[in-house]
RNA sequence: AGCUCAUCCAGAGGGGCAGAGGGAAACGGCCCGAUGAAGCCCCGGCAACCCUCCAGUCGGUACUCGUAGAUCAGUCUUGAUCGAUUUCGCGAGGCUCCCGGCUAGGGAAGGUGCCAAAUCCGUCUCACGGCGAGAUGCGUCGUGAGGAAGAUGAGGA
Numbered sequence: 001a002g003c004u005c006a007u008c009c010a011g012a013g014g015g016g017c018a019g020a021g022g023g024a025a026a027c028g029g030c031c032c033g034a035u036g037a038a039g040c041c042c043c044g045g046c047a048a049c050c051c052u053c054c055a056g057u058c059g060g061u062a063c064u065c066g067u068a069g070a071u072c073a074g075u076c077u078u079g080a081u082c083g084a085u086u087u088c089g090c091g092a093g094g095c096u097c098c099c100g101g102c103u104a105g106g107g108a109a110g111g112u113g114c115c116a117a118a119u120c121c122g123u124c125u126c127a128c129g130g131c132g133a134g135a136u137g138c139g140u141c142g143u144g145a146g147g148a149a150g151a152u153g154a155g156g157a
Stems, first nucleotide, its partner, number of pairs: 003155006013043005021032003026123004044115003049111002051107003055103006063093005069082005119149001124146009
């Protein structure tokens, strides 16, 4: 780099260096920027993905309890087959331990991330509505749903 899953209308900025751009890319729009953009450094903060605590709930390969006979044949003091005899089988349960999922709440040391505007908005598809000039077509505007692309985290080879 690529793959899978989750999230993306909430939240959180000061200082120093620097000096003209920036809002991912293309186009269109709309913004930010010499009252100082990008980038780098320091400090601070936000959030809760990883992590962790508690409660509830569901499930389990975890736990608890129960369980030795059954079938067939027969020449009737018998035989064969299957199964159990520490775990394994079968049945039941929801008290306890353990593991995992989900839901609600709390924490923040560490690993990331983030700290203008919804991922700033649109672009592709569908639905609905308005307008153009009557129309199921076309154009345009708006609303909603989805997609694409992107960002961040986690996972695995």
A computed fold for a 157-nucleotide RNA, annotated as SAM riboswitch aptamer (S box leader). It matches the Rfam family "SAM riboswitch aptamer (S box leader)". Rfam links the family to the GO term regulation of gene expression. It was read from a public genome assembly, where an Rfam model found it. The prediction has a mean pLDDT of 78.